[in-house]
RNA sequence: CGCGGGGUAGAGGAACGGUUACCUCGGGGGGCUCAUAAUCCCCAGAAGCCGGUUCAAUUCCGGCCCCCGCAA
Repeated sequence: CGCGGGGUAGAGGAACGGUUACCUCGGGGGGCUCAUAAUCCCCAGAAGCCGGUUCAAUUCCGGCCCCCGCAA
C1' cells in the first nucleotide's frame, strides 16, 4: 500500500432518512429513614472532521484522521 469492521453523554451499549437521539452504570438535586444502604422522582451531559445527495442526514455516498482485525 490492499481488504473488512468501528468512532454516538464520564464509562459501556443500541436505534432510526422525519416529533424531544434511547438504555444501563456513573454525576447533581430532592423524597423516604434516627442515619446509611436499598428504593422512588427530577435534572445536566453525546453524533470524529470536511464535503455531497435529499424538502430533511446521527443514518446514505466520497475524502481525511484515529482504533481493531485480516492479508501481504